[in-house]
Context: one part of a larger RNA
RNA sequence: GAACGAACGUUGGCGGCGUGGAUUAGGCAUGCAAGUCGAGCGAGAACGUCACCUUCGGGUGGCUAGUACAGCGGCGAACGGGUGAGUAACGCGUGGGGAACCUGCCCUCAGGUGGGGAAUAACACUCCUAACGGGGUGCUAAUUCCGCAUGACACGGUUGAAUCGCAUGGUUCGACCGUCAAAGGUGGCCUCUGAUAUAAGCUAUCGCCAGAGGAUGGCCCCGCGUUCGAUUAGCUUGUUGGUGGGGUAACGGCUCACCAAGGCGACGAUCGAUAGCUGGUCUGAGAGGAUGGUCAGCCACACUGGGACUGAGAUACGGCCCAGACUCCUACGGGAGGCAGCAGUCGAGAGGCUUCGGCAAUGGGGGAAACCCUGACCGAGCGACGCCGCGUGGAGGAAGAAGGCCCUCGGGGCGUAAACUCCUUUUAGUAGGAACGAACCCUCAUUCGGCUAAUACCCGGGUGACUUGACGGUACCUACAGAAGAAGCACCGGCUAACUCCGUGCCAGCAGCCGCGGUAAUACGGGGGGUGCGAACGUUGUUC
Numbered sequence: 001g002a003a004c005g006a007a008c009g010u011u012g013g014c015g016g017c018g019u020g021g022a023u024u025a026g027g028c029a030u031g032c033a034a035g036u037c038g039a040g041c042g043a044g045a046a047c048g049u050c051a052c053c054u055u056c057g058g059g060u061g062g063c064u065a066g067u068a069c070a071g072c073g074g075c076g077a078a079c080g081g082g083u084g085a086g087u088a089a090c091g092c093g094u095g096g097g098g099a100a101c102c103u104g105c106c107c108u109c110a111g112g113u114g115g116g117g118a119a120u121a122a123c124a125c126u127c128c129u130a131a132c133g134g135g136g137u138g139c140u141a142a143u144u145c146c147g148c149a150u151g152a153c154a155c156g157g158u159u160g161a162a163u164c165g166c167a168u169g170g171u172u173c174g175a176c177c178g179u180c181a182a183a184g185g186u187g188g189c190c191u192c193u194g195a196u197a198u199a200a201g202c203u204a205u206c207g208c209c210a211g212a213g214g215a216u217g218g219c220c221c222c223g224c225g226u227u228c229g230a231u232u233a234g235c236u237u238g239u240u241g242g243u244g245g246g247g248u249a250a251c252g253g254c255u256c257a258c259c260a261a262g263g264c265g266a267c268g269a270u271c272g273a274u275a276g277c278u279g280g281u282c283u284g285a286g287a288g289g290a291u292g293g294u295c296a297g298c299c300a301c302a303c304u305g306g307g308a309c310u311g312a313g314a315u316a317c318g319g320c321c322c323a324g325a326c327u328c329c330u331a332c333g334g335g336a337g338g339c340a341g342c343a344g345u346c347g348a349g350a351g352g353c354u355u356c357g358g359c360a361a362u363g364g365g366g367g368a369a370a371c372c373c374u375g376a377c378c379g380a381g382c383g384a385c386g387c388c389g390c391g392u393g394g395a396g397g398a399a400g401a402a403g404g405c406c407c408u409c410g411g412g413g414c415g416u417a418a419a420c421u422c423c424u425u426u427u428a429g430u431a432g433g434a435a436c437g438a439a440c441c442c443u444c445a446u447u448c449g450g451c452u453a454a455u456a457c458c459c460g461g462g463u464g465a466c467u468u469g470a471c472g473g474u475a476c477c478u479a480c481a482g483a484a485g486a487a488g489c490a491c492c493g494g495c496u497a498a499c500u501c502c503g504u505g506c507c508a509g510c511a512g513c514c515g516c517g518g519u520a521a522u523a524c525g526g527g528g529g530g531u532g533c534g535a536a537c538g539u540u541g542u543u544c
Stems, first nucleotide, its partner, number of pairs: 001544004006540005013390006019383002026346003030343003035075003040072002048063006082301003091226008101218002106214004111209003114148001116146003123138006154179011184206006193199001227273003234264003239261008276298004280291004303324005326337004354380001356379003362376001363374004393423004403414001405412002427485001429480005437471001443465008488533005493514003499528005509516002
C1' cells in the first nucleotide's frame, strides 16, 4: 500500500447492487418448511336453509353434497433447503478404465394386456387405557394381494458355427430343453359383434406387463497430486496371497472355511496433531504466499452411538427399532420430543437481521386438467458491513466588516469566507399520472393436419378473444414551495503533506519506529491556523 463475513471509537443526508451467527455441531417456547391424485377404490357427514308433520319437546324429507374429515391404493417424500462436527481418505482434483455394474419418471422401436380367486382398512358392535395407543368379532372395494393361461430377440442349461480383443474373455448367427407377466380409468360413437338396453362392441386417450436401445442419474477400480511432527521407527493376523462356499446391481478378504507366510516402511510405514476438498478469493510485476465466507461442483453429517426395513434410489434432517444423555406430560402403570430448514428465543461472545409479503415470475412434487402444495425461490424489512453513484448549492460580492487568533503594535491571517444581490431545485418533502417484469395454462371462436366407420370424441399445430403482479401506486415522469432539511473525522518532530500562542514542568501525558516532557515543548493538554480524506474518518485484529 492492498484486502476483510470484521469489531471498537467519533460522526452520519439519499439511492442502487451485494452481503450479514466466523464462537457453543450449545439448549430450544411458538408458527410454518411435503404433499398430491375422486379420471384407481369403498364408504360418507354436519352446521345452515327450505318444505311438511307436530303432543310445540321435536320428527321426516329436499338442498347443503357425492362436498368436508378419515381410510385403502398410486406417485412423491432419497429432490430442494441447512451445517462443516468427523474425514489426511480414491474424500477431493485431474486423467483414464468397467470385457465387473444398476438406473423410477422421460424419449424411440417392436409386442402383449386372456381368464379366475382371496384378504383387509374404512365402517358397525365390543373390550382395555389417565394418556399415547391397542385388542376381539362381523362386512366390503380397487390400478391391493395370490394362483392359472399365453409368452419372447429375456433369463438359466446343453450344443454347433463365425468373428473380435491387452488377459480373464466379448459379440453375432442357429438348434433343443426349462422358467417367469399384466390393471384398469375416462371421453365419444354405432362401422363390425351383441342388441329391448346401460353395452361386455368399436374408437380416442391416460395407464399396466415383458423386451431392445437411448438419455439422465448413480456405483466400482486405477495413475498422478493433496498440511505439520522422526523429541512418532518399526507396523500388520482377515493381516498378504491362493482354492472353494456365501454375499452384492457388480469386481474384490466384502465375508467365511481351509492352505501358504506373506504385505507395508527412511522415496517416511505406523502413531500423533491439524483440516471438509475444488472452481475460486486476497495479495504480488511475476514466481510465489495466504485462504476456501457468499455463488457453483463433490463429500460428510442430522441430539450421541448402533441397526436394519421400504424402495428404482436411503448418511433416510422434518421415517422406523434399540441403547444413552437431556427436556416435557403423567392418574406413577407409562408415554412424548429432536430448528446444522425459515423466522424467532436463551446462553457463551468484541460481534452478525423480520416470529414480514407472495406463489406474480423461475424451478420442483402430485394431477388428464383445472388446480393444490412449495420459509426452494421471488420480494420487502433491519445493519454505513462492503462497493459504487448523488447531494449538502451556483454566480457575483471589500485592498477586505464584526469577531476570535498572532504580532516587532506598523500590521498579518481566517477571507470572497460571511453579510448582501441575482439564480438554480438534484435529493429529501407534498401532490398528480404511472410501468417493464405476463409468456403461458384454461375456456371460447376459427383454421389445418392426424386417428377413426365417423363431418362425433380425442390428439397435435396456427390465429384471435378472455384472464393472471407479492414487489407496488414502487421504479419512472410531471407539478409545487424554498438555499430551503443534510459534514465530519484524523493528523501537523523525522519517516510524512501540514506552525504558531497559551497551559504544564521527567508531572500530567504521548508513542508505529526513532523518541518527546526536568520553565520559552512546532512531539503532552487547549486555542487559532494548516494538511489529508470525506458520509465517512481513525484504531485494533488478520493475510499478502

Small-subunit ribosomal RNA, 5' domain from a metagenome, 544 nucleotides, folded computationally. Its Rfam family is "Bacterial small subunit ribosomal RNA". The prediction has a mean pLDDT of 83.